Predicted 3D model of a 114-nucleotide RNA (SAM riboswitch aptamer (S box leader)) from Acidobacterium sp.
The prediction has a mean pLDDT of 77.
The sequence was found by an Rfam model in a public genome assembly.
The source organism's lineage runs through Bacteria, Acidobacteriota, Terriglobales, Acidobacteriaceae and Acidobacterium.
């Protein structure tokens, strides 16, 4: 970098440095000199993997379930991925829009493959 699978309505912030932008993109909306983004320190959360445990299995580096911790590897700590964006259905209308539901795309994170 490409690709596969899973998840995305839960959860969790203080301080220091810096100093003007940030929330991927476009619209909306929001955060922000009562200090954004970023970096650092400490803390927190508990989503995935490992660790623990139960079951299946002849067995495995296999399959399935569960709890707890925060020990290890990642990750995260404004707003549902902030919201809409493309398609379909419902809805409603003069036609629309709002609203509701499903799917898709994109994105993010994890685990694997190449």
């Nucleotide at each position: 970098a490409u690709u596969u699978c899973a998840u995305g309505c839960a959860g969790a912030g203080u301080g220091g440095c810096u100093g003007a932008g940030g929330g991927a993109c476009g619209g909306g909306c929001c955060c922000u000199g009562u200090g954004a983004c970023g970096c650092c320190a400490c803390g927190a959360c508990a989503a995935c993997c490992g660790g623990c445990u139960c079951g299946a299995g002849c067995a495995a580096u296999u399959c399935g379930g569960g709890a707890u911790c925060a020990c290890g590897g990642u990750g995260u700590c404004a707003a549902c991925u902030c919201u809409c964006g493309c398609c379909c259905g419902c809805g409603g209308u003069a036609a629309a829009a709002a609203g509701c539901g499903g799917g898709g795309u994109a994105c993010a994170u994890g685990a694997g493959a190449u």